Model confidence (mean pLDDT): 83 of 100.
Predicted 3D model of a 1527-nucleotide RNA (small-subunit ribosomal RNA) from a metagenome.
It matches the Rfam family "Bacterial small subunit ribosomal RNA". Gene Ontology terms of the family: structural constituent of ribosome and ribosome.
C1' cells in the first nucleotide's frame, strides 16, 4: 500500500466482495508441557441443599447437660462439687447502609469534566476545651398458667444495666434584640463584646494501689492508668444539594405546561427550593428541537485507524440503579435498607384447612432458556473488612487448589551423519520422475516426560516466658511506646526450584492450492452428486465436485460462523460531488440566520501567549527493575491536545464611537422594447345565412368508403348579412420579462432595465431556513361564449386482429369573468451575488471621436444578445469574460440499481391530485461519456446476369436419380437454407456392404515376439448351403555345418503379452474441403495524436476490374491480398520432319484431292524455343497527374479470350464411414467367416434431371465437315450369319502408323398436314442378345406387339453478356456387365443490356443504437402457474400510556367526644384521684394494586383484497431501442 467484479474491449461514476487486526466467543477436526489471565453476552427465568454477618461477659440479669469426683440411697435415684469467667438464648452497644452481585430501569445533574453551598450533614478516627452532680420508675430473659398443627403468641408474677427517665449544673452551644470590626455581587458571612430565653452526660467498665480518711490479713470511698460517656471548637473521611459545559436515533413526534411559571408567607428537610400548602399574578419552555416516541447504566477505558474519527463499555477502577413486582415507612450518624419491617400482586413450598413460611441480580450448585460459559473444593496462612481492651471470633471479601486450548506468552515432539537415491506409494512421453537424507542404519543429547531424593520465599506479626530502655503515676501495682533471646504460626504443598539414574522412547495436526491468493497432477462423476467470500465451477478429457499423490501456509493448533473497526474519500473537519452518471428548489420579493468595503480611537467576548489548579488510580508510551526468556508484575518519568483560574498582547474577528466614498441608493435628461392591465377599433381568413348564375357531382386517401349533392352540392358572384377565434407579410439565434410567459391598431394606468453628466445619502450590502406570492398546459366550480379545432364518442378504411396510426363527423374543452388546482423534459436539464481571467467575429440599444456632418464605413465606451477560439478545467463530450477557469459568501440537493415518489401517517384540494415519504424483500449491478464493430422499413458514393431487356429453362406430365416420410427382422451409415437433397456414390445382382436373419469360429482374416512340429506347396475324395471337417497322395528346396544340428523363409499346432472394431465423441484433434469471394481487403513497424480502448497511415479530391494508380495530407514505410511472373488458345519466327504433310520433280494409272519414288531450302501439323501489345504512338479530356474517350497501325488494343492460383478470418460449416488420432466402450464379441435377405421395399412430400408434348418438326433415302479420347485379362477392321441386340471370324495395333469410329446437328431429295397424330413414346405381353459362378427379389440391351400422360404448364423460381445462351453430337473415368449422372470434346451459332429506382449480394464513407451470442439481436406490459416478503380490511387479542369517576391495604402527617397509660407535675398521711403526656381505637389528606367508561400510542392476527418481487424452455400481442417502421 491495494486486488476482483458491470464493457466485445476503454475511461469514468458507483455498489457488492477480499485479503488486516481483533473477541468474555461458539461450533468442526486435531490435541504434549508449562506460566499468567480470562470464563452464562440468552430467562433482572423458578430454584433443592449448605455457606455468604457478626461480634463484644472488660456493658447487664440469667444459666444448663454429657461426662468426673465426692456423699447420700430405699438401688429407681438423689444431693454437692467440678465441668462453669461454659454452652445457650435474652436486655443493651457497635457493626448489619461496608464489601459481595446484577445492569431491569434511566436520555436524567444519571454520567464526564469544571465550579459553587455566604444553603448543609458527617458515627466510628484525630487534635482541642470544659464536664461528667443528684435521683427515678420499668422491663426482657426466667417462673407459673394458657391459646394454636405450625409459625407464633396471650395473662400474671421477679430482676439488671454503658437500657430508659427526671432534675441540676452551663465554659461554649442554640434562639431573640441590638452594637463594632473585616469580608462579601447581593441575601450575608466571620470575628469580638453585651441583656434575657433554652437544651447535657453512663454516682460506667476493667486493672492495679494504700502515702493520706474508714473499717483495719484486705477491703471501702479514695488515688491511679486505660476503655467508655456528655457538651463544643477545629480536622480528616464520606456524603448531600446547586450551576456552566459535554452525553444516541426519530420532526413520517410541532407544539408543550395547571403545581404550571414566578411572588410573598406558611408547613417541611441536615439543607436551598412549588419539595408542599393558602393566596395572588399569567407566567414558562420550545426549531439552538420543547413535547412525544425508540434505545441505552454512564466514565476511566478496550477494539480499529496514519490520524482525524468509528465501535464499544466483558474482566480491573470510578460512580449510579436495583435487590420477586409495586408501595410505604420506621430504626439509625448514614436506609426508605440485597441476605431487615409493614401492606398488596404474581408464584413456590407447609399445613390439623384455622393459618403459616419464602426471595441466590452473594459463592458454589440445580432445573430451564441457549451455539454457548466451570467446583454443591481448601484454607482465613497472606491482603482487606466487622466486633472486641486484648487473646480472638466471623469473613463463598480474599488467597489458592479443581475445569475448559477461551486468550496471550514460552517450550517440546528431537540432533548429526548417513544413495543401493531400498522397499512402497502417485505420476509417467515407459526413458524417468516424485514423497526424499525423508526412513533404514550409525553416532549423540535429555528440555518435557518416567522413578528416586533434597526442598523454598511468600512470616511482616501475634502470643507466652525472660529480661532491658522509656512515658503517665505518690508507686520498685499497673498499664502505654521501642530493643533483645528463646518457643511457636503456611490453605496453596512436599508445589516451585535443584541433584541422580533411565529412554529417541511417550507427544503433529488443520486448513488451502481457478483468480483474488502462496501451493498441480491423476482417477471417480457427468448441470447428477456437489462448491461457492466475489467473480462463478459441473451438461464425458473439471488444476474450482469426490479422493489420491504432490504441494502451500500456519502450527498444539487450524479452520468456519458471529461482531467491530479497517481498506470505505462509500457521510468527505482532515477529506466528496450536483451540464450529460445520484444531485440546483419552476420563479420572485423577503423573515431568522450566516456572511460583509475603507480610516481612526477604545474595549478585549472570540484569538494567540505565559503561569496556576485539576485532568483519581489501573491501562496507552518512555526508562528501570523482578520471575531462566516471554506474557504478566514492580518503581519513576512523560503524556492526557479537556475545563477552570490567574498575568499579558491587540494584528485579526467582535462590541461601540467618529469618519470617508469605491459597494448600494437617490434625484435631472434621453432614447429602445410582442414588459403588464383596462377600454376601444381594423382588415383577411374559415364556418354559417339570404339572393343570383348553373349543373353532376364535390369530398377524402396509397387506394377506398362512411360523409355532402337534382329538395340543386362543389364551383362562382353579390350581401355596411351574422358571429366567435386568431392578428399573415414585417419577424430576425431580432427585443421585453424573475419565471411562466409576450406579437394587429389607439387611448389611458403602470413595472423594470439600458445611455449621459452631474449633484445627494453615506455600507444603507450579499445570501436566504421556514412564511408569502407568482406560476404553461390540462383539470375542477359557477355564469356567459362557441367560427375555426379537437380528447371522448360513432362511423367509414386499413389489419390476421386496429379499442391506434389515415378519413368523415363530433362532445367537452380551446375563449370571457370571477375562483380554485400548484405541476411540467417549468431545460441552458448549468441556484444567487461579488472579483480575477488572451483574443476575434455578428447582430441590439444608448454614447463619444473623425469624417464636406447627408447616408455608409471606420475607430472608441457602456449594457444585452449569439458563434468561433487560448489559458485552464473535465470521465469525456465538451465549457470557455453570459465558464463547467481562478476565488470568497450564502442556500437547495445528492450517497448502488428496483421495491417507489410507492406504502403507512400528516398537511393542502370540491375533486383529480399536490407536498413531505419510508421498510420488508431482490439483484451484482444500474448508470455516463467515449471507442471498435454488427444492424437500421438512415444517408451518400460504388461494384456483380443483382435488376431491368433478351433467349432457354424449372415449377404441370411420364419416367430417371437423389432426399424425406412411412414400412420393414433389415430397409447400413453420414450431408439438411444459400453452402444437404444425379451429394460420399468415377458403377449395390454376390463381393461392395458398414444392415438383418441363420450356420460357425475365439491369439483370431492381419502385425510383432516365445515354444514345438514340419520345407513350402500340389492333387483328389465324402460330408455340408457354405464356413468348415474328415480322409487319402505328391513333394522335399535354400545358407551353414564340428553331421549331431543350427538358421533365414513359409504352413501348421500351442501359451500369452496382444490384435481387431465402418462402436461413440467432427462440441478433444491433425489433415482435407466447402462458403463469403477472386469480394479488395486484411494487417504490421516506427513516429504523431488520445488518461484509454483506440485513431492516424487505409480519411478526403480523382481513377481504376483492384487499398489499381495519382494528387493532397501527421505521417512515413512494409508485409498478406490485387496486378505480373505458370499453363492452354489467337498472329508471327527459328529449329525439327515420322507414323504427319504433298507446293515443286519424276514414275504408275481405273484418271482421283490417287499410287509410288522423292520432298519437307514449302504448306498444314506436330512440339519445344522466341517475338509479338507496352496506353508505346497521335488526337481531345484531365490538375502539367493518374487515368479516360477518340484515332492510327495490327492477328490481337487497353487484364485479347480461358485456366490454375482464395489474404486476415467467418460459419464449435463437413468429414472419427478416406486416413490419421486423444479419451471413452467392447474383447467366445460391437472382432472374424459364410450361406440368403437388404440397402432397389411405396399412400405420398420435395430437389435434380431426361423425354416430349411436335410441322424450325416427325420419318425415309441420299452426301459431307470435326476435336479430343481410350486400347493389350485390350480396341478389333474386312468379310459372313442374323429384321436386330449380337453372333462367326479373324487381318492389324503396345499406337501423330491399327482399332473403337458411324459424329450428328446441317445439306439434298420424298412423305407426313395440326390429329393426342407418321406427335409422344410411358407401361405391358411375348420374343430374344450379351456380361456373368448366377440377372427371381434386382442389369443393360434387341425385336414384334402395346401406345399412358402430355396440346408449352399456378403461384413461384433458375441459368446466361460472344463462340456466350441455345441447339448437335463425340470421346472418357468407373466398370465382368449396368449412365437421362459425372468429366471432357468439337459442329452450328443467336438475343439484349435504355439505365441503376426497385429485389437479394457485397465495398467504402458517414449517422443513430438501450445490439456485441452483435436484428434469426434486444426488449415491454397483462394474463396463467410456484413461491416470498409488504399494504388495506368487518374484526380479534396483547402492550403502553392519558383523561374522568368508584374503591382504598400498608404507612407517614393531622385530628380524637371512646378505652387504655410505671415514671413528671397537683391533691392526699396512704390508697388513690385528677392533670401533662403516650398507646390502642375511630377518622381526614396523601396514596400502590384493583374496578367502571372513554381516548392515544405501539405490535401480533384476520376471511377477503390490492399492487411488487422473484422464478431455462406456458399465452397474448409488438410499445421502447434504427426514421424501431406514427420520432
Nucleotide at each position: 500500500a491495494g486486488a476482483g467484479u458491470u464493457u466485445g474491449a476503454u475511461c469514468c461514476u458507483g455498489g457488492c466482495u477480499c485479503a488486516g487486526a481483533a473477541c468474555g466467543a461458539a461450533c468442526g477436526c486435531u490435541g504434549g508441557c508449562g506460566g499468567c489471565g480470562u470464563g452464562c453476552u440468552u430467562a433482572a427465568c423458578a430454584c433443592a441443599u449448605g455457606c455468604a454477618a457478626g461480634u463484644c461477659g472488660a456493658g447487664c440479669g440469667c444459666g444448663a447437660a454429657c461426662c468426673c469426683a465426692c456423699g447420700c440411697u430405699u438401688c429407681g435415684g438423689c444431693g454437692u462439687g467440678g465441668u462453669a469467667u461454659u454452652a445457650g438464648a435474652g436486655c443493651g452497644g457497635c457493626a448489619g447502609a461496608c464489601g459481595g452481585g446484577u445492569g431491569a430501569g434511566u436520555a436524567a445533574c444519571a454520567c464526564g469534566u469544571g465550579a459553587g453551598c455566604a444553603a448543609c450533614c458527617u458515627a466510628c478516627c484525630c487534635c482541642u476545651a470544659g464536664g461528667a452532680c443528684c435521683g427515678g420508675g420499668a422491663u426482657a430473659a426466667c417462673c407459673a398458667c394458657u391459646c394454636g398443627a405450625a409459625a407464633g403468641g396471650g395473662u400474671g408474677g421477679c430482676u439488671a444495666a454503658u437500657a430508659c427517665c427526671g432534675g441540676a449544673u452551663a465554659a461554649g452551644c442554640u434562639c431573640c434584640c441590638a452594637c463594632u470590626a473585616u469580608c462579601a455581587u447581593a441575601a450575608g458571612a466571620u470575628a469580638g463584646a453585651g441583656a434575657g430565653a433554652g437544651a447535657a452526660a453512663a454516682a460506667g467498665g476493667u486493672g492495679g494501689c494504700c502515702a493520706a480518711u474508714c473499717c483495719a490479713u484486705g477491703g471501702a470511698a479514695g488515688c491511679u492508668a486505660c476503655c467508655g460517656c456528655c457538651u463544643g471548637a477545629g480536622g480528616a473521611u464520606g456524603g448531600g444539594c446547586u450551576c456552566g459545559c459535554g452525553u444516541c436515533c426519530c420532526a413520517u413526534u410541532a407544539g408543550c405546561u395547571a403545581g404550571u411559571u414566578g411572588g410573598a408567607g406558611a408547613g417541611g428537610u441536615a439543607a436551598c427550593g412549588g419539595c408542599u400548602c393558602a393566596c395572588c399574578a399569567a407566567g414558562g419552555c420550545a426549531a439552538c428541537g420543547a413535547u412525544g416516541g425508540g434505545u441505552a447504566g454512564c466514565u476511566g477505558g478496550u477494539c480499529u485507524g496514519a490520524g482525524a474519527g468509528g465501535a464499544u463499555g466483558a474482566u480491573c477502577a470510578g460512580c449510579c440503579a436495583c435487590a420477586c413486582u409495586g408501595g410505604a415507612a420506621c430504626u439509625g450518624a448514614g436506609a426508605c435498607a440485597c441476605g431487615g419491617u409493614c401492606c398488596a400482586g404474581a408464584c413456590u413450598c407447609c399445613u390439623a384447612c384455622g393459618g403459616g413460611a419464602g426471595g441466590c441480580a452473594g459463592c458454589a450448585g440445580u432445573g430451564g432458556g441457549g451455539a454457548a460459559u466451570a467446583u454443591u473444593g481448601c484454607g482465613c496462612a497472606a491482603u482487606g473488612g466487622g466486633c472486641g481492651a486484648a487473646a480472638g471470633c466471623c469473613u463463598g471479601a480474599c488467597g489458592c487448589a479443581g475445569c475448559a486450548a477461551c486468550g496471550c506468552c514460552g517450550c517440546g515432539u528431537g540432533a548429526g551423519u548417513g544413495a543401493u537415491g531400498a522397499a512402497g506409494g502417485c505420476c509417467c512421453u515407459c526413458g524417468g520422475g516424485u514423497c526424499g537424507u525423508a526412513a533404514a542404519g550409525c553416532u549423540c543429547u535429555g528440555u518435557u516426560c518416567u522413578g528416586g531424593g533434597g526442598g523454598a520465599a511468600g512470616a511482616g506479626g501475634g502470643g507466652u516466658a525472660u529480661g532491658g530502655u522509656u512515658g503517665u503515676a505518690a508507686a520498685u501495682a499497673a498499664u502505654g511506646a521501642c530493643g533483645a533471646u528463646a518457643c511457636u504460626u503456611g490453605a496453596c504443598g512436599g508445589u516451585a526450584c535443584c541433584c541422580c539414574a533411565g529412554a529417541a522412547g511417550a507427544a503433529a495436526g488443520c486448513a488451502c492450492c481457478g483468480g483474488c491468493u502462496a501451493a498441480c497432477u491423476c482417477c471417480g462423476u457427468g448441470c447428477c452428486a456437489g462448491c461457492a467470500g466475489c467473480c462463478g465451477c459441473g451438461g464425458u478429457a473439471a488444476u474450482a465436485c469426490g479422493g489420491a499423490g504432490g504441494g502451500u501456509g500456519c502450527a498444539a493448533g487450524c479452520g468456519u460462523u458471529g461482531u467491530u473497526c479497517g481498506g470505505a474519500a462509500u457521510c468527505a473537519u482532515u477529506g466528496g460531488g450536483c451540464g450529460u452518471a445520484a444531485a440546483g428548489g419552476g420563479c420572485g420579493a423577503g423573515u431568522a440566520g450566516g456572511c460583509g468595503g475603507u480610516g481612526a480611537u477604545g474595549c478585549u467576548u472570540g484569538u494567540c501567549u505565559g503561569c496556576u489548579g485539576u485532568g483519581a488510580a489501573a491501562g496507552c508510551c518512555c526508562g528501570g527493575g523482578g520471575c531462566u526468556c516471554a506474557a504478566c508484575c514492580c518503581c519513576g518519568g512523560a503524556a492526557g491536545u479537556g475545563c477552570a483560574g490567574u498575568g499579558g498582547a491587540a494584528a485579526c474577528g467582535g462590541c461601540a464611537u467618529c469618519a470617508c466614498u469605491u459597494g448600494a441608493g437617490u434625484c435631472u435628461c434621453g432614447g429602445a422594447g410582442a414588459g403588464g392591465g383596462u377600454a376601444g377599433u381594423g382588415g383577411g381568413a374559415u364556418u354559417c345565412c339570404u339572393g343570383g348564375u348553373g349543373u353532376a357531382g364535390a369530398g377524402g386517401u396509397g387506394a377506398a368508403a362512411u360523409u355532402c349533392g337534382u329538395a340543386g352540392a362543389g364551383a362562382u358572384c353579390a350581401g355596411u348579412g351574422a358571429g366567435g377565434a386568431a392578428c399573415a407579410c414585417c419577424g430576425g439565434u431580432g427585443g421585453c420579462g424573475a419565471a411562466g410567459g409576450c406579437g394587429g391598431c389607439u387611448a389611458c394606468c403602470u413595472g423594470g432595465a439600458c445611455g449621459a453628466a452631474g449633484a445627494c445619502u453615506g455600507a444603507c450590502g450579499c445570501u436566504g431556513a421556514g412564511g408569502c406570492g407568482c406560476g404553461a398546459a390540462a383539470g375542477c366550480g359557477u355564469g356567459g361564449g362557441g367560427a375555426g379545432c379537437a380528447a371522448a364518442c360513432a362511423g367509414g378504411a386499413u389489419u390476421a386482429g386496429a379499442u391506434a396510426c389515415c378519413c368523415u363527423g363530433g362532445u367537452a374543452g380551446u375563449c370571457c369573468a370571477c375562483g380554485c388546482u400548484g405541476u411540467a423534459a417549468a431545460c441552458g436539464a448549468u441556484g444567487a451575488g461579488c472579483a480575477c481571467u488572451a483574443g476575434a467575429u455578428g447582430u441590439c440599444g444608448c454614447g463619444g471621436g473623425a469624417g464636406u456632418u447627408g447616408a455608409c464605413c471606420c475607430c472608441u465606451g457602456c449594457g444585452g444578445u449569439g458563434u468561433c477560439g487560448u489559458a485552464g478545467c473535465u470521465a469525456a463530450c465538451g465549457c470557455a469574460u453570459u465558464a463547467a477557469g481562478u476565488g470568497c459568501u450564502c442556500c437547495g440537493c445528492c450517497u448502488g440499481g428496483g421495491g417507489a415518489g410507492u406504502a403507512c401517517g400528516g398537511c393542502c384540494g370540491c375533486a383529480a391530485g399536490g407536498c413531505u415519504g419510508a421498510a420488508a424483500c431482490u439483484c451484482a449491478a444500474a448508470g455516463g461519456a467515449a471507442u471498435u464493430g454488427a444492424c437500421g422499413g438512415g444517408g451518400g458514393c460504388c461494384c456483380g446476369c443483382a435488376c431491368a431487356a433478351g433467349c432457354g429453362g424449372u415449377g404441370g406430365a411420364a419416367c430417371a436419380u437423389g432426399u424425406g416420410g412411412u414400412u420393414u427382422a433389415a430397409u447400413u451409415c453420414g450431408a439438411c437454407g444459400c453452402a444437404a437433397c444425379g451429394c460420399g456414390c468415377a458403377g449395390a445382382a454376390c463381393c461392395u456392404u458398414a444392415c438383418c436373419c441363420g450356420g460357425g469360429u475365439u491369439u483370431g482374416a492381419c502385425a510383432u515376439c516365445c515354444c514345438u512340429a514340419g520345407a513350402a506347396c500340389c492333387u483328389g475324395c465324402u460330408a455340408g448351403a457354405g464356413a468348415u471337417a474328415g480322409c487319402a497322395g505328391g513333394g522335399u528346396g535354400c545358407c551353414c555345418u564340428u553331421c549331431g544340428g543350427g538358421g533365414a523363409g513359409c504352413u501348421a499346432g500351442g501359451a500369452g503379452a496382444c490384435a481387431g472394431g465402418u462402436g461413440c465423441u467432427g462440441c478433444a484433434u491433425g489433415g482435407c474441403u466447402g462458403u463469403c469471394g477472386u469480394c479488395a481487403g486484411c494487417u504490421c513497424g516506427u513516429g504523431u495524436c488520445g488518461u484509454g480502448a483506440g485513431a492516424u497511415g487505409u480519411u478526403g479530391g480523382g481513377u481504376u476490374a483492384a487499398g489499381u494508380c495519382c494528387c493532397g495530407c501527421a505521417a512515413c514505410g512494409a508485409g498478406c491480398g490485387c496486378a505480373a511472373c505458370c499453363c492452354c488458345u489467337g498472329c508471327c519466327g527459328a529449329u525439327a520432319g515420322u507414323u504427319g504433310c504433298c507446293a515443286a520433280c519424276a514414275g504408275c494409272g481405273a484418271a482421283g484431292g490417287g499410287c509410288u519414288g522423292g520432298g519437307c531450302g514449302a504448306c498444314u501439323c506436330u512440339a519445344u524455343c522466341g517475338g509479338g501489345a507496352c496506353u508505346g504512338c497521335c488526337g481531345g479530356u484531365g490538375u502539367u497527374a493518374a487515368g479516360c474517350c477518340g484515332g492510327a497501325g495490327g492477328a490481337a488494343g487497353g487484364u485479347g479470350g480461358g485456366g490454375a492460383u482464395g489474404a486476415c478470418g467467418u460459419c464449435a460449416a463437413g468429414u472419427c464411414c478416406u486416413c490419421a488420432u486423444g479419451g471413452c466402450c467392447u474383447u467366445u464379441a460391437u472382432g472374424c467367416c459364410c450361406g440368403g435377405g437388404g440397402c432397389u421395399g411405396c399412400a405420398c412430400a420435395c430437389g435434380u434431371g431426361u423425354u416430349a408434348c411436335a410441322a424450325u418438326g416427325g420419318c425415309c433415302g441420299g452426301u459431307a465437315c470435326a476435336a479430343a479420347g481410350g486400347g493389350a485379362a485390350g480396341c478389333a477392321a474386312a468379310a459372313g450369319g442374323g429384321u436386330g441386340a449380337c453372333c462367326u471370324g479373324a487381318a492389324g495395333c503396345c499406337a501423330a502408323a491399327c482399332c473403337c469410329a458411324a459424329a450428328a446437328a446441317a445439306c439434298c431429295g420424298g412423305c407426313c398436314c395440326c390429329a393426342g397424330u407418321u406427335c409422344g413414346g410411358a407401361u405391358u405381353g411375348g420374343a430374344g442378345u450379351c456380361u456373368g459362378c448366377a440377372a427371381c427379389u434386382c442389369g443393360a440391351c434387341u425385336c414384334c406387339a402395346u401406345g399412358a400422360a402430355g396440346u408449352c404448364g399456378g403461384a413461384a423460381u433458375c441459368g446466361c453478356u460472344a463462340g456466350u445462351a441455345a441447339u448437335c453430337g463425340c470421346g472418357c473415368a468407373u466398370c465382368a456387365g449396368c449412365a437421362c449422372g459425372g468429366c471432357g470434346c468439337g459442329g452450328u451459332g443467336a438475343a439484349u443490356a435504355c439505365g441503376u429506382c426497385c429485389c437479394c449480394g457485397g465495398g467504402c464513407c458517414u449517422u443513430g443504437u438501450a445490439c456485441a451470442c452483435a436484428c434469426c439481436g434486444c426488449c415491454c406490459g397483462u394474463c396463467a402457474c410456484a413461491c416470498c416478503a409488504c399494504g388495506a380490511a368487518a374484526g380479534u387479542u396483547g402492550a403502553u400510556u392519558g383523561g374522568a369517576c368508584c374503591g382504598g391495604a400498608a404507612g407517614c402527617c393531622g385530628g380524637u367526644a371512646g378505652c387504655u397509660u410505671a415514671a413528671c407535675c397537683u391533691c392526699g398521711u396512704a390508697a388513690g384521684a385528677g392533670g401533662a403526656g403516650g398507646g390502642c381505637g375511630c377518622u381526614g389528606u396523601c396514596g400502590a394494586u384493583g374496578g367502571u367508561c372513554u381516548g392515544g400510542u405501539u405490535g401480533g392476527u384476520g376471511a377477503u383484497u390490492g399492487g411488487g418481487g422473484u422464478g431455462a424452455a406456458g399465452u397474448c400481442g409488438u410499445a421502447a431501442c434504427a426514421a424501431g417502421g406514427u420520432a